[in-house]
RNA sequence: GGGGCGUUAACUCAGUUGGUAGAGUGCGACCUUUGCAAGGUCGAAGUCAGGGGUUCGAGUCCCCUACGCUCCA
Numbered sequence: 001g002g003g004g005c006g007u008u009a010a011c012u013c014a015g016u017u018g019g020u021a022g023a024g025u026g027c028g029a030c031c032u033u034u035g036c037a038a039g040g041u042c043g044a045a046g047u048c049a050g051g052g053g054u055u056c057g058a059g060u061c062c063c064c065u066a067c068g069c070u071c072c073a
Base pairs, nucleotide, nucleotide: 001072002071003070004069005068006067007066010025011024012023013022019056027043028042029041030040031039049065050064051063052062053061
C1' cells in the first nucleotide's frame, strides 16, 4: 500500500425480506428474608462508530472516514 471481517444499552452479543431496536449480565425500586445470598415483579438506560447518498422509509443497501482483528505484498 491492497483485500476480507467487525463496530448495536455500562459489559457480552442477537437483529430474518428495508417498515416503531432486543436478550443475557449489570444498575434502580418493590416483593420475599431477622439479615445476607438466591429468586420474583416492574423500571431506567441507545448519536445502531462518524459523515454523505439511495428510498415514502435505512441498524440493514451504496460511498467515504475512524478504530480493531486478519490475510497478501
This is a predicted structure of a 73-nucleotide RNA (transfer RNA) from Flexivirga caeni. The organism belongs to Flexivirga, within Bacteria. Rfam family: tRNA. It is annotated as a transfer RNA. Rfam's curators write: Transfer RNA (tRNA) molecules are approximately 80 nucleotides in length. The coordinates come from a structure-prediction model, not an experiment, and the mean pLDDT is 82.